A computed fold for a 107-nucleotide RNA from an Alphaproteobacteria bacterium, annotated as Glycine riboswitch aptamer. The model forms 90% of the base pairs in the Rfam consensus. The sequence was found by an Rfam model in a public genome assembly. Its Rfam family is "Glycine riboswitch aptamer". Its Rfam clan is "Glycine riboswitch clan". The coordinates come from a structure-prediction model, not an experiment, and the mean pLDDT is 75. Taxonomically the source falls in Alphaproteobacteria (Bacteria, Pseudomonadati, Pseudomonadota).
RNA sequence: AUACGCUGAUUGGGAGAGUCUGUUAUAGAUAUGAUACUGUAUUUUAUGGCAGCGCCGAAGGAGCACAAGCCUCAUAAUCUCUCAGGCAACAGGGCCAAUCAGAGUGA
Numbered sequence: 001a002u003a004c005g006c007u008g009a010u011u012g013g014g015a016g017a018g019u020c021u022g023u024u025a026u027a028g029a030u031a032u033g034a035u036a037c038u039g040u041a042u043u044u045u046a047u048g049g050c051a052g053c054g055c056c057g058a059a060g061g062a063g064c065a066c067a068a069g070c071c072u073c074a075u076a077a078u079c080u081c082u083c084a085g086g087c088a089a090c091a092g093g094g095c096c097a098a099u100c101a102g103a104g105u106g107a
Stems, first nucleotide, its partner, number of pairs: 004106001006102008018053001020052008028043005054087003060083001061081003069073001
């Protein structure tokens, strides 16, 4: 007990670290050329691909202790690692809150 907890959904909140460097492609802008031609150059602009260095931990992933149990095993995280993910904004985001639903007594 119209409680607490668990699971799921919805809504709201939610940290950290580079708007890094180089190269290339496309688009924009500027200049220039041509007038049967769609080019060339620049760019302190934007986006994507590739490469490099630095960094973050709160999607996911991986690793580890004591105790109890027990016979030499096994087990955790907001700890550690950084494979993945991320480092302007957007998105994501452990976790928190509220509402609804479900099983059911696990709190």